Small-subunit ribosomal RNA, central domain from a metagenome, 351 nucleotides, folded computationally. The coordinates come from a structure-prediction model, not an experiment, and the mean pLDDT is 88. Its Rfam family is "Bacterial small subunit ribosomal RNA".
[in-house]
Context: one part of a larger RNA
RNA sequence: CUGGGCGUAAAGCGUCCGCAGCCGUCCUAGUAAGUCUGGCGUAAAAGCACAGAGCUCAACUCCGUGUACGUGCCGGAAACUCCUAGGAUUGAGUCAUACAGAGGCAUCUGGAAUGCCAUGUGUAGGGGUAAAAUCCGUUGAUCCAUGGUAGAACGCCAAAAGCGAAGGCAGGAUGCUGGGUAUGUACUGACGGUCAGGGACGAAAGCGUGGGGAGCGAACGGGAUUAGAUACCCCGGUAGUCCACGCCCUAAACGAUGUGUGUUCGGUGUGGGGAAUUUCAAUUGUUCUCCGUGCCUUAGCUAACGCGGUAAACACACCGCCUGGGAACUACGGCCGCAAGGCUAAAACUC
Numbered sequence: 001c002u003g004g005g006c007g008u009a010a011a012g013c014g015u016c017c018g019c020a021g022c023c024g025u026c027c028u029a030g031u032a033a034g035u036c037u038g039g040c041g042u043a044a045a046a047g048c049a050c051a052g053a054g055c056u057c058a059a060c061u062c063c064g065u066g067u068a069c070g071u072g073c074c075g076g077a078a079a080c081u082c083c084u085a086g087g088a089u090u091g092a093g094u095c096a097u098a099c100a101g102a103g104g105c106a107u108c109u110g111g112a113a114u115g116c117c118a119u120g121u122g123u124a125g126g127g128g129u130a131a132a133a134u135c136c137g138u139u140g141a142u143c144c145a146u147g148g149u150a151g152a153a154c155g156c157c158a159a160a161a162g163c164g165a166a167g168g169c170a171g172g173a174u175g176c177u178g179g180g181u182a183u184g185u186a187c188u189g190a191c192g193g194u195c196a197g198g199g200a201c202g203a204a205a206g207c208g209u210g211g212g213g214a215g216c217g218a219a220c221g222g223g224a225u226u227a228g229a230u231a232c233c234c235c236g237g238u239a240g241u242c243c244a245c246g247c248c249c250u251a252a253a254c255g256a257u258g259u260g261u262g263u264u265c266g267g268u269g270u271g272g273g274g275a276a277u278u279u280c281a282a283u284u285g286u287u288c289u290c291c292g293u294g295c296c297u298u299a300g301c302u303a304a305c306g307c308g309g310u311a312a313a314c315a316c317a318c319c320g321c322c323u324g325g326g327a328a329c330u331a332c333g334g335c336c337g338c339a340a341g342g343c344u345a346a347a348a349c350u351c
Stems, first nucleotide, its partner, number of pairs: 004322003007305002012319001014201004021194003025088006033081002035077008048066003052062003091191001092188003095184005103177007110154001114150007125136002162169002206247006215241002220236004258318006266296012300307002324351003333344004
């Protein structure tokens, strides 16, 4: 190894790209490295198996015969794997014609709301709470009207909807741009799958430099509550939240479910295509079909919960990960980072 697992018990890398490696469609021919097979050699002794002998028996010792896994040389076989040569098209890709979409980047732009400023009107309150108070207001607030200005977020549409590898993406317009699906089956002809190391992207918070700052709001100040109240509630409020560039690289980064391919009953929604049919024609309806996204369910699976063609069913390929709880998402070391810290990752001891 044969012979365990990873939705929730320990365990799927946050996601993708991808070198090496591993794995890889159908047909024909060849070679014979793997593979199978014959012969010869090797395969120490001990051991092991069988039979016998010696210590009173046994263990033990001795003797005879036999054997496994291997391995070298010379022959043979050719189904499978490798390799070589040739061919094929269903995997993969290209092309053509359509289509949907908050996919990305940049620029321009809109209305509602909020705050502030100015002017007018107007007078004693406003605000806030369970109740209050701090707070604002006769230097004229709140309310109302008109005008101006600033920043941020985009109501309805809106959905179990859509798009994206994930993170994520929503007012409108334009430009640039990535990916996807269907139909045709014209072209290439296995060009594919996965992927240690490596690379890229990666919410929020945080960091650096420079802007910006309406609202909200860690910290902080004050008022309450309370035995206390470093809170919950209220009045304020700095960083931050926003923009540009550069870092950080984490998350309940979740479907707590790695990627790819094939096989396997049905029912019912919904998004995007196609075909047939209905019709004089179009819309529409009906049926079928491909791709996506939900719900219910058969077989099967599961410890149960549940999963169930979007599998956690049945299989194959490749990668990652787990091995009692704590100490410990820690120490030390290394690598990375401006820092915060991140990645990798023990032991003593203890139950």